[in-house]
RNA sequence: CAUCCAUCCCGAGCGGCUGAGAGACCUGGCUCGACGAAGCCGCAGCAACCACCCACCGAUGGGCAGGUGCUACCGCCAGGACCGAUGGAGG
Numbered sequence: 001c002a003u004c005c006a007u008c009c010c011g012a013g014c015g016g017c018u019g020a021g022a023g024a025c026c027u028g029g030c031u032c033g034a035c036g037a038a039g040c041c042g043c044a045g046c047a048a049c050c051a052c053c054c055a056c057c058g059a060u061g062g063g064c065a066g067g068u069g070c071u072a073c074c075g076c077c078a079g080g081a082c083c084g085a086u087g088g089a090g091g
Stems, first nucleotide, its partner, number of pairs: 001091001003089006013043005021032003025080005044071003048068003052063004075083001
C1' cells in the first nucleotide's frame, strides 16, 4: 500500500503547550468551540479486536489490560461515493 474477514449500540478525562476553528470528503442540516474546541505532550481511564487465563462440544460468556485502539453528539443526521475508521489474517 492494496485485498479478505469482523465491528462501528454501549463504555471512558484531567493537566501542560498552542490559539480558531472542529465534527474523514462533498452537499444540506445540526451540534461543539476564547468558560480555550481541533492538534501535540504527560499521566489516567475504557474494554472493540488480537494475545494470555477460566468455563464450554461449539457458538459464546467471564477474567486480564500485554499488542493495537479508543475516551462530545448513533461513523452527529440525511444523501453520494470501489465512502471512512479500528482490529485481525496472509501478501
A computed fold for a 91-nucleotide RNA from Actinophytocola sp., annotated as SAM riboswitch aptamer (S box leader). The organism belongs to Actinophytocola, within Bacteria. It was read from a public genome assembly, where an Rfam model found it.